């Protein structure tokens, strides 16, 4: 160094939820607030769920815009160093 992940260590991130803002919505951000997490760091690369807008009587379907990284694969970066 690289795979690996401890009855170590220094730490980090925050589910649900509830106040505030904010989006057409899904959702987002800040505060509080931990169910969990060895990358739950980072970006929408492939898929997959969602939200809209088209069409249509109404749906579903196609397309077109979004959104989720804690839905799952792959990428790139990173603390430690036990077996």
């Nucleotide at each position: 160094u690289c795979c690996c992940g401890a009855a170590a260590a220094a730490g980090c991130c925050u589910a649900a939820c509830c106040c505030u803002c904010u989006g057409a919505g899904a959702g987002g951000a800040g505060g509080g607030g931990g169910c969990g997490g060895a990358a739950a760091g980072c970006g929408g690369c492939g898929g997959a769920u969602c939200u809209u807008c088209u069409u249509u009587a109404a749906a579903a379907g196609u397309g077109g815009a979004g959104a989720u990284g804690g839905c799952c694969g792959a990428g790139c970066u990173g603390c430690c160093g036990a077996a």
Predicted 3D model of an 83-nucleotide RNA (c-di-GMP-I riboswitch aptamer) from a Nitrospirota bacterium. The sequence was found by an Rfam model in a public genome assembly. The source organism's lineage runs through Bacteria, Pseudomonadati and Nitrospirota. The prediction has a mean pLDDT of 84.